Small-subunit ribosomal RNA from a metagenome, 1485 nucleotides, folded computationally. Rfam family: Bacterial small subunit ribosomal RNA. Its family is annotated with ribosome and structural constituent of ribosome in the Gene Ontology. RNAcentral holds the sequence, with entries from SILVA. Model confidence (mean pLDDT): 83 of 100.

[in-house]
RNA sequence: GGCGUGCCUAACACAUGCAAGUCGUACGAGGGCAGUCCUUCGGGACUGACCCGAGUGGCGGACGGGAGAGUAACACGUGACCAAUCUGCCUUGGAGAGGGGGAUAACCUGGGGAAACUCGGGCUAAUACCGCAUGACGUGUCGUGCUCGCAUGGGCGUGACACCAAAGGGAGGCCUCUACUUGUAAGCUUCCGCUCUGAGAGGAGGUCGCGGCGUAUCAGCUAGUUGGUAGGGUAACGGCCUACCAAGGCUACGACGCGUAGCGGGUCUGAGAGGACGACCCGUCACAUUGGGACUGAGAUACGGCCCAGACUCCUACGGGAGGCAGCAGUGGGGAAUAUUGCGCAAUGGUCGAAAGACUGACGCAGCGACGCCGCGUGUGGGAGGAAGCCCUUCGGGGUGUAAACCACUGUCGGGGGGGACGAAUCUCGGACGGGCAAAUAGCCCGGACGGCUGACGGUACCCCCAAAGGAAGCACCGGCUAACUCCGUGCCAGCAGCCGCGGUAAGACGAACCACCCAAACGUUAUUCGGAAUCACUGGGCUUAAAGCGUGCGUAGGCGGCCUUGAAAGUUAGGUGUGAAAUCCCACAGCUCAACUGUGGAACUGCGCUUAAAACUACAAGGCUAGAGGGAUAUAGAGGUGAGCAGAACAGAUGGUGGAGCGGUGAAAUGCGUUGAUAUCAUCUGGAAUACCGGAGGCGAAGGCGGCUCACUGGGUAUCUUCUGACGCUGAGGUACGAAAGCUAGGGGAGCGAACGGGAUUAGAUACCCCGGUAGUCCUAGCUGUAAACGAUGAGCACUAGAUCGAGGGACUGCACAGUUUCUCGGUCGUAGCGAAAGUGUUAAGUGCUCCGCCUGGGGAGUAUGGUCGCAAGGCUGAAACUCAAAGGAAUUGACGGGGGCUCACACAAGCGGUGGAGGAUGUGGCUUAAUUCGAGGCUACGCGAAGAACCUUAUCCUGGUCUUGACAUGUUUUAGAACCUUCCCGAAAAGGAAGGGUGCCCGCAAGGGAGCUAUUGCACAGGUGCUGCAUGGCUGUCGUCAGCUCGUGUCGUGAGAUGUCGGGUUAAGUCCCUUAACGAGCGAAACCCUUGUCCUUAGUUGCCAGCGAGUAAUGUCGGGGACUCUAAGGAGACUGCCGGUGUUAAGCCGGAGGAAGGUGGGGAUGACGUCAAGUCCUCAUGGCCCUUAUGACCAGGGCUGCACACGUCCUACAAUGGCGCGUACAAAGCGAUGCAAACUCGUAAGAGCCAGCAAAUCGCACAAAGCGCGCCUCAGUUCGGAUUGCAGGCUGCAACUCGCCUGCAUGAAGCUGGAAUCGCUAGUAAUCGCGGGUCAGCACACCGCGGUGAAUGUGUUCCUGAGCCUUGUACACACCGCCCGUCAAGCCACGAAAGUGGGGGGCAUCCGAAGUCGUCGAGCUAACCGCAAGGGGGCAGACGCCGAAGGUGAACUCCGUGAUUGGGACUAAGUCGUAACAAGGUA
Repeated sequence: GGCGUGCCUAACACAUGCAAGUCGUACGAGGGCAGUCCUUCGGGACUGACCCGAGUGGCGGACGGGAGAGUAACACGUGACCAAUCUGCCUUGGAGAGGGGGAUAACCUGGGGAAACUCGGGCUAAUACCGCAUGACGUGUCGUGCUCGCAUGGGCGUGACACCAAAGGGAGGCCUCUACUUGUAAGCUUCCGCUCUGAGAGGAGGUCGCGGCGUAUCAGCUAGUUGGUAGGGUAACGGCCUACCAAGGCUACGACGCGUAGCGGGUCUGAGAGGACGACCCGUCACAUUGGGACUGAGAUACGGCCCAGACUCCUACGGGAGGCAGCAGUGGGGAAUAUUGCGCAAUGGUCGAAAGACUGACGCAGCGACGCCGCGUGUGGGAGGAAGCCCUUCGGGGUGUAAACCACUGUCGGGGGGGACGAAUCUCGGACGGGCAAAUAGCCCGGACGGCUGACGGUACCCCCAAAGGAAGCACCGGCUAACUCCGUGCCAGCAGCCGCGGUAAGACGAACCACCCAAACGUUAUUCGGAAUCACUGGGCUUAAAGCGUGCGUAGGCGGCCUUGAAAGUUAGGUGUGAAAUCCCACAGCUCAACUGUGGAACUGCGCUUAAAACUACAAGGCUAGAGGGAUAUAGAGGUGAGCAGAACAGAUGGUGGAGCGGUGAAAUGCGUUGAUAUCAUCUGGAAUACCGGAGGCGAAGGCGGCUCACUGGGUAUCUUCUGACGCUGAGGUACGAAAGCUAGGGGAGCGAACGGGAUUAGAUACCCCGGUAGUCCUAGCUGUAAACGAUGAGCACUAGAUCGAGGGACUGCACAGUUUCUCGGUCGUAGCGAAAGUGUUAAGUGCUCCGCCUGGGGAGUAUGGUCGCAAGGCUGAAACUCAAAGGAAUUGACGGGGGCUCACACAAGCGGUGGAGGAUGUGGCUUAAUUCGAGGCUACGCGAAGAACCUUAUCCUGGUCUUGACAUGUUUUAGAACCUUCCCGAAAAGGAAGGGUGCCCGCAAGGGAGCUAUUGCACAGGUGCUGCAUGGCUGUCGUCAGCUCGUGUCGUGAGAUGUCGGGUUAAGUCCCUUAACGAGCGAAACCCUUGUCCUUAGUUGCCAGCGAGUAAUGUCGGGGACUCUAAGGAGACUGCCGGUGUUAAGCCGGAGGAAGGUGGGGAUGACGUCAAGUCCUCAUGGCCCUUAUGACCAGGGCUGCACACGUCCUACAAUGGCGCGUACAAAGCGAUGCAAACUCGUAAGAGCCAGCAAAUCGCACAAAGCGCGCCUCAGUUCGGAUUGCAGGCUGCAACUCGCCUGCAUGAAGCUGGAAUCGCUAGUAAUCGCGGGUCAGCACACCGCGGUGAAUGUGUUCCUGAGCCUUGUACACACCGCCCGUCAAGCCACGAAAGUGGGGGGCAUCCGAAGUCGUCGAGCUAACCGCAAGGGGGCAGACGCCGAAGGUGAACUCCGUGAUUGGGACUAAGUCGUAACAAGGUA
C1' cells in the first nucleotide's frame, strides 16, 4: 500500500441527527409566482405543462436493515405430498365498464385543554362510499357424459335454478363514425388506470419419512388427553374450538422431566474417520422495552402502526400526557476487548410516479484499529589478516567483521513538480430507420445506429520529470525439549519457570554486557479449538499380576445362529434419472504490474427420491435333511442334595473304688485346681459336637460347598446302541433363584473351642502377643441379611492349532483273562509354535477366529457425600463433585539390607597369658579459666595425633606494648649518591632512630668519563599473607583390607536394564587350581619377581678371625704369619607336592612318610585392585577463586601455648618374697660420633668438673648390657614394698632455667595391699619380661623408631558376639535399615458435607380479581344512501351483559441456588507430641 474484517460481555439504559415515503396524469380548497384585465389604488377577477406545505384518495410502510432472547420444535436440513389451500403488483388469454345516489375531511365558524389533542355547527370534491342494471368458460345446489387416479376422489364437458362487477383520468391528435355541421365536441383515437374470469411466474400456508445435544441420581407420562358423531371456525386439513359418546394414546429404539442451544450451507483442525464451532457472506426460523390483544390489508397478529396491562425514563399548570436505537452514527454502563454523531445517491438495488424525479445510514465510498491475509522497501557491488570502540583472553591473541570508513553504482516507497484515467450503462433530449394501434401520410406507443447530459470516491489509480543512500528495524530467545555461549554482578537472596527444573560464592537457567541464533513490519504473551492422544479405540484400545470378568445359575426382551431346494426382492450390487440454491473447497483459464482478492467455466457436493436389472450373501415365505440340540434304551462312577435312624474313638461331667500331695502351666513364672482328697487310675452312667485310619495335586456339584454307617426320596454327569424329534440352538440388559463366615429375630441346645470381659505374666507402657478362666457365638428348627483375596485374582458358548506323561471313569479289538493297541469323558504336570511389558501361558490358552453379555479410562478425595431403593438393625446396591498431587501402579534388573537360609574365613568368640578401668605421676583431649591460653584432628579410622622434642627462638590475625610501609624476601625499571665493606659512639627493653670515621677495587680509556656488579635512596610495576574455602582442586594419607575381589574384548541370551563368563561339583590362604559348562580369552588384584632371616658352597681376607707353626707379655691376635673356622659381603646352590603310600573323578588337591638346615606361602618385610567414607590435610608443598595492602604484611620486647573444682584416652611406676636391698660374677645385637664421641688419669658421696690419648671409625670412643647366676640380709608389715610431694644443698646446657628444663646428694615418705560395670593385646622365638641404641636435640623422652637377652600357656572347635567373602531368598529400601513409613493429638490454611433455620430464583397446580379485545346475546338510545307516498321497515352504531382472557393477589406443594451458630470427615503445610502398625520371618507372617 491492496483486499478483507471490527461489542464474543449487559436481548443493559439511551441525549441528538438521520434510517419510508411517494403520486397534482385520482380530488377539492388555499398560498406564492408570472401574465392579462379591472380597480374605489386598499385591491379584485381570469388564465397557467410553474412552485409550496397540509387534507381526502391510491400504492408502499409485511421488503430492505438489526440482533439471537426464546425455541429440543416439522424450528432447521433433506426428500416427498396438498385430490385440503390463498396470492397485491407482474406476464398472458377471455369478457366488460350502463345508469344513479347520499355523504365527509380540508375550509369557515364557535367552544374545551398547560399541552397532547378534542367537541359542536356550516359548505364541498373524487379513481373515497352506496343501491340498481347487465353477466359466465365464475361460485353454490341438484342431475348427467367421457376420462384418470392415490382411499376420500380428480380433470374436462353438458343441463336446470340461484347469486355476484366496475372509475375514471391524462395529454395530444383527428373528423372515419355520431351530434351540431365553419369548425368543434360530451364524438373518435391513443396512453395510463377500473371490473369479472382462465392460465402462468414468483410468494405464502399446511402434512409426512428420515437426520442432528447432555442427563435414568428424571421411569412412568397424558382429561382436549386418544378416537368417533354433530356443529362452529379457517384461504385450507385437523381437538383448531364446542357439545355428546367411547377409553384410549405415548414409553427402555428412552416417553415425561431437568439442563443447554437458534438451525443449515459452511469454518477451523485432522492422513482420513472424526472432533470443536456456527463471526463475516448466503438460505431459513424466531424476536423488536416485558406480557396480552385484535384492526387494516393480497400479505402482519406488524422493529421506526393501534389498544390494554407492567417496569423504567421524560414533560406537566398535577387535571393529564409523551417515549421505545437488537436500523446508521453516537453516549453512558459492563468488560481483557471491538471504529466516524463522515461523503454520496455517481453506480447496483428498492418504493412511489406516465415521466421528469423524490426518498433510500440498503448500498457505493471515505475515516479509525499491524485485527487477519497478501505485496513492497529500509539499498547494490567492491573494500584489510582486518581501523576505532566494545566483549573475551591461556596476554600470544580471538570476536563483532566486509560489517564500517572509503570507492563506484541504482532509484522502489516516501518528498517536490507536471500530466491523468476505467468505473457512465442509463433515464431523458435530438435522431436516420423499422414495427404496432388507427380511417389516417395527424397522433401516440415500441425498438433503435449515432450524438449530447450525468462521478461521492478524487485530482484517486497510473504515467513522466527532479533530487538524494539521502527519511524508513524491531521483537523474542540462547540448560534439555529447541537453532543459538562467554564474562561480570548476585549468593535458596533477588529472581526465573511451558515440562523437567535453575539460584545456598566460580550460575551457559536470575540481572546486565558482548556475541550468536530464530522470525521480521512484525515479534512475543495470554485465552480458546483441533492435532499429537490408538489418552473413549467405527477406522483403531483393553480387562491373570498395571484400571477393568457381575459370587454362581436359570431365563424375558434383544443380538447372533447348521445343510439343501424354490420363490418374491426389504437390505445389497450395477445402470439410468430427478434433486442435492448460490457462495465456499478443488481444477483450468482470465482481470487487477505480482499476490491476497475477484471473474468465467468445469469438477465435486461422498446425501435423498424415483426407476430398470441381478439374485451370490443377510433377512423373509414355502418345502426338505441330520452333523448342532434334545428324547429313548442298556450300562455305570461319585464326600451331589434332603430327611430319618444307628455306631465307635476322643472329650467333659456325675456316682462309686484305689491312692495320698501335689497338679497344671511357661522362655521363666504366676493366677487357677487340690487333704471338704485334686492330678493319676478302674468301673458305671449322662451329654453335646465332630467323624482318625482309608484319604490321594482322588471324586461330585453352577458356584457357595460336600467326608463315619444304613435306609428312603431326589438332581446332574459319562459310555454304548445310532432307535426317535428335526435347528427345537448360543448368549443374555432388566428379572428371578441359590449364595462361606460373621451378624440379626423367635424357640431349643450347649461337650469342646471361644470375640467381649476378669485375673496372672511380659513391658518404659502392654487396653496385645503367652498363661488361667469365660459370656455371646459356634450346633438344631423357622425366617432375615446378600457380602468375601465369593480367586484360576482368568465371563459363557462353538470351531481350529506339535507333543510327552500321570491320575479317575466307560467302550472296542484279539473266544475269555493278563498284557497291548485304540476311542470317548473328566482331573493334573512338563513343554513346541504362537501370544505376552515381563513374570508366564501354552488343546483345561493368556494362541487363532466367530457370537453374546459385563466391566475399565492417572493417584488421592472415595466406594465417601447426596438422592433413590432394599433391610428389623448392622448395613447392601446404585454412586459424584470441590479440592489436591506429578505421580500412583505392574513386571523384571542391579545393589544394599533382614531379629531369612546355606557354605566359609579372621585373636571374632571359645581355651589361655598379660593388661586397661581403682592409686600416684607423665602425656594428649574436652571443659573451665584467661588479655591470650594460636590452629588443626572427632566412633572404629581424633585424643604420647600434626609436634623426630613450646624457657627466648620455634610461634602462627594468640595477647599486651613499641615500631616500618616497594617493605623481612624475589624480579624488572626510573632518579640520585656511593665501590663493596669495616670500625666506633649516642638514645632505647629491643627493633628502630641518629652521629662520626676508615676505605676505594674490576673492565675500557692518555685523560675527562663510561660500563659491569654491589650498596643506599626515590618513584613505578609489584612483593607478602600459617587470612577464608579440603564442599572448587592437585599431590599425599587414613579406612574397609593383604579382604579376594573388581573388570574388559568377542560371542551368546534378553525388547531392555542386564545376564553369561565370575555359576555348579571339588579344592585352596587366595576368582588358587581342576572338572563340568554358551562361552572363549584377557586385564587390574592374589601368587611370583624384590629385601631380610634360616643351611651349604665358591670368591675375597682388613680394621674382622686365630686351628695349626713361630715370637713376645703379668695378661690380651699383641706381633710374624695363616684362610682352616667364626665373621664380613659379593655370587651361587637349595624346596618343586620333586619322591613313596593312601585318598580323591585317571583331576586339582588333601593326609601320612622318606630325605633334608628348612615341607607344602619356611619366618618377617616391602608391595594395598575397582572403589567407599564430598574421610583428613589450603598450617608441609602446589594451586583456582575470594579477601587484606601505613595491614590480615614485616620487625622487636615481654607474656601465653605449661594456666585447673572436673571428665576421658594412651602410657610409666607400683601395690611386693617368682620380691626388695647389698656384694660378687657371665653372656648381646643394632646403632651413633667432628659445632662430634671421648678413653685413661685426677677431684667430687654423686650429678659432674679438670686435663687430654685415640677416632671421619669391623681399628678409637659412647659402652658397665640388664634380667640371669652365686652368697648374704629382709619374713608379710603400708614394710628394707611404693616412691608421689616438699625442704635444703648442688651440677649441666644455654644471652637467659621466675613463670617454665634435666640431673645429683641429704632429708621428707602421699595414694596404693591387684582394682565395679565394662574393656584391650597376643597362636611361637609370639605373649610376658629384661636391658641397649637411635632420631629430634644447646638442654630436656615414661613418648616414638629400632636392637638383641630370657622365654611360656592355650586352641585344632565354630553354638554364640563382632567383622568379612560367596550362593540363595524376601523387600513398599536406592541418601540404600542411622532406610522407609502409619495413626491419634496440637497449630495454620483451603474446599466440601450435615445442621435449628433463613434469603431468593424457576416452572407448574388450585383459587380470587379481571384490562384491552375477538366472538355471542340483548340493543328501549342514535342513525345519510336501500324499500316505502307516508308511518315505518331493513341495515348499521353507541351501550349493556356473557364466555375466554394478560398482569396482579392468596394458598399448598415441587425444584434449584445462596447463607447459617455448631458439627463431621478430607486435602495441604523443612525441622511439634505419643507410640511403632506396615515393608525382611518387620521381630505375633